[in-house]
Context: one part of a larger RNA
RNA sequence: UGAAUCAGGUUGAAAGUGAAAGUCGCCAAAAAGUGGCGGAAUGCUCUCGAAACCAAUUCACUUGAGUGAGACAGGGGAGAGUGGAAUUUCGUGUGUAGGGGUGAAAUCCGUAAAUAUACGAAGGAACGCCAAAAGCGACGGCAGCUCUCUGGGUCCCUCCCGACGCUGGGGUGCGAAAGCAUGGGGAGCGAACAGGAUUAGAUACCCUGGUAGUCCAUGUCGUAAACAAUGAGUGUUCGCCCUUGGUCUACGCGGAUCAGGGGCCUAGCUAACGCGUGAAACACUCCGCCUGGGGAGUACGGUCACAAGACCGAAACUC
Numbered sequence: 001u002g003a004a005u006c007a008g009g010u011u012g013a014a015a016g017u018g019a020a021a022g023u024c025g026c027c028a029a030a031a032a033g034u035g036g037c038g039g040a041a042u043g044c045u046c047u048c049g050a051a052a053c054c055a056a057u058u059c060a061c062u063u064g065a066g067u068g069a070g071a072c073a074g075g076g077g078a079g080a081g082u083g084g085a086a087u088u089u090c091g092u093g094u095g096u097a098g099g100g101g102u103g104a105a106a107u108c109c110g111u112a113a114a115u116a117u118a119c120g121a122a123g124g125a126a127c128g129c130c131a132a133a134a135g136c137g138a139c140g141g142c143a144g145c146u147c148u149c150u151g152g153g154u155c156c157c158u159c160c161c162g163a164c165g166c167u168g169g170g171g172u173g174c175g176a177a178a179g180c181a182u183g184g185g186g187a188g189c190g191a192a193c194a195g196g197a198u199u200a201g202a203u204a205c206c207c208u209g210g211u212a213g214u215c216c217a218u219g220u221c222g223u224a225a226a227c228a229a230u231g232a233g234u235g236u237u238c239g240c241c242c243u244u245g246g247u248c249u250a251c252g253c254g255g256a257u258c259a260g261g262g263g264c265c266u267a268g269c270u271a272a273c274g275c276g277u278g279a280a281a282c283a284c285u286c287c288g289c290c291u292g293g294g295g296a297g298u299a300c301g302g303u304c305a306c307a308a309g310a311c312c313g314a315a316a317c318u319c
Stems, first nucleotide, its partner, number of pairs: 001060005008054002010050004015045003023039006064164001066160001068157001070155003076150007083127001088122007098109002135142002179220006188214002193209004231286006239264011268275002292319003301312004
């Protein structure tokens, strides 16, 4: 999406009921009231029908979702091995008085032979060029090279399946850097710290050193301007240019079509800036979130954490 069935919702008709009081109308009387008669009464129950829609059951379908065949690209992830440049340190040789650093200097290193230069060794960390608005990944993120294991994606054919879909309060896992725990490692850099400068001062910027840390393993923490400051999904909408990976076609350059990455722009939107087929346009579904500034992401309470703290999160008062 189609067909059939069903009759719970829905809908048509009839019947019953809807006490009294009340309410509305009429009559008697009338100032109010009182008495009598009648109506309305969204409702409920039962019976007989209808079958469009919602729900339900059954049978089908393929376009959503998924599987399969054939290709393709990739810093996607984990583990192991390995390479060269450079810094530092050490050893040996050459060589002699400076080196280093700055705006200028000084602390600092150096005749116990430094800096420089040549060879050798050790050790740790990061991977130049390629390199790109490029690629991959759910986010964080991911880059020397090789091997092993492994996740996802795109294109194309239309094979199979037959609505198996979307979102998601709670929940679970992942989650930069810094920090924490234990054990290693420690070249360079470097919070803290020390010294030298600068300065009125200089608890800084600059310089000389330098501990944690940065690295590895196993845990923990669970936060970032975790940003595109843009939740996820689906459909519909003028064009142009560049680019990545496919497919088809042309072979001369190109053309067509999917899935990504970028730059302009039409309509439309927007308070404006701007967005503009990767929407902030036009619509739909679900979640999250907002309600003046401050107080305050604070207090209290609760949960979690070894701790640091994280999460949930006010009010008085004040403008």